This is a predicted structure of a 353-nucleotide part of an RNA (small-subunit ribosomal RNA, central domain) from Candidatus Bathycorpusculum termitum. It matches the Rfam family "Archaeal small subunit ribosomal RNA". A reference for the family is Yusupov et al. (2001), "Crystal structure of the ribosome at 5.5 A resolution", Science.
Context: one part of a larger RNA
RNA sequence: UUGGGCCUAAAGCAUCCGUAGCUGGCUAAGUUAGUCCCUUGUUAAAUCCAGUGAAUUAAUCGUUGGAUUGCGGGGGAUACUGCUUGGCUAGGGGACGAGAGAGGCAGACGGUAUUUUCGGGGUAGGGGUGAAAUCCUAUAAUCCCGGGAAGACCACCAGUGGCGAAGGCUGUCUGCUAGAACGCGCCCGACGGUGAGGGAUGAAAGCUGGGGGAGCGAACCGGAUUAGAUACCCGGGUAGUCCCAGCUGUAAACGAUGCAGGCUAGGUGUUUGGACGGCCACGUGCCGUUCUAGUGCCGCAGGGAAACUGUUAAGCCUGCCGCCUGGGGAGUACGAUCGCAAGAUUGAAACUU
Numbered sequence: 001u002u003g004g005g006c007c008u009a010a011a012g013c014a015u016c017c018g019u020a021g022c023u024g025g026c027u028a029a030g031u032u033a034g035u036c037c038c039u040u041g042u043u044a045a046a047u048c049c050a051g052u053g054a055a056u057u058a059a060u061c062g063u064u065g066g067a068u069u070g071c072g073g074g075g076g077a078u079a080c081u082g083c084u085u086g087g088c089u090a091g092g093g094g095a096c097g098a099g100a101g102a103g104g105c106a107g108a109c110g111g112u113a114u115u116u117u118c119g120g121g122g123u124a125g126g127g128g129u130g131a132a133a134u135c136c137u138a139u140a141a142u143c144c145c146g147g148g149a150a151g152a153c154c155a156c157c158a159g160u161g162g163c164g165a166a167g168g169c170u171g172u173c174u175g176c177u178a179g180a181a182c183g184c185g186c187c188c189g190a191c192g193g194u195g196a197g198g199g200a201u202g203a204a205a206g207c208u209g210g211g212g213g214a215g216c217g218a219a220c221c222g223g224a225u226u227a228g229a230u231a232c233c234c235g236g237g238u239a240g241u242c243c244c245a246g247c248u249g250u251a252a253a254c255g256a257u258g259c260a261g262g263c264u265a266g267g268u269g270u271u272u273g274g275a276c277g278g279c280c281a282c283g284u285g286c287c288g289u290u291c292u293a294g295u296g297c298c299g300c301a302g303g304g305a306a307a308c309u310g311u312u313a314a315g316c317c318u319g320c321c322g323c324c325u326g327g328g329g330a331g332u333a334c335g336a337u338c339g340c341a342a343g344a345u346u347g348a349a350a351c352u353u
């Protein structure tokens, strides 16, 4: 390489957009490039295969025929693929309609708690723990009442509930803005799928500059514990956590499961939209059946080494991409690219087993 694989054994890029490429619905006509058939030329000899002859046999050698899977010429076939020109509507897109949602961005407003400060009341403890101590407190603490300030957060509602490509998103209101689902069957008419390179987004921590700093809290300092205690527990506490602008580009970025399409029993919850029927306190109501799109649980066939999975597949098929090839060395070295740095991406070998 052929092949076999990728939830958990090695292996799905963190996620999406998209270039080239690969791939692609129904139908008519043309073309005959691919494809198929016939014929012909060539495909040196030796070699190879079959027959036959020679040396007593054999290896060997001679001879006749074939083959030489390829390439070229000519003739034909037209199902499929391609190409060209038309048509269609089931894929895809657009319009319209009524709804759902922590989707995003910006602004305004609010709430409790915490800390702190001021005033009043009040007096000897408070705090903390397994037990203590460090610590706070007679310059009046803890506690109670009232006022002010600051920063962060958003109880209940709240739900294997919702939205988003993923990361992620939750006080209330307003403005701007994006996507999906449903209904309709009006318009376009294959415009689609995937996607090497490429681009964009991307938790936390970290970095640069400027703000902010209540609580929490790496590092650090004390107190304990202990044989020791660079920890677990306690008292403090800087960076950080928050905001703005930029960088970083990684996570058990997980469903450890790439994306798209089709097919293959059901049962039971729940969310959104629609249709039908019933009830009605007539409401944005309740109940039932059903269609669609999500989101859970159980489960047949099937799959699987099993655990499990099972219309949200890991079943049966198709298209495209990414990735794997014993363990360690090693996600290391070197080189390159990116980065302010930290480092990231790409990524070996010797040796060992």
Base pairs, nucleotide, nucleotide: 004324005323006322008306012321014201015200016199017198021194022193023192025088026087027086028085029084030083031082033081034080035077036076037075038074039073040072041071042070048066049065050064051063052062053061054060091191092188093187094186096183097182103177104176105175106174107173108172109171110154111153114150115149116148117147118146119145120144121143125136126135162169163168206247207246208245209244210243211242215241216240220236221235222234223233258320259319260318261317262316263315266298267297268296269295270294271293273291274290275289276288277287278286279285302309303308326353327352328351335346336345337344338343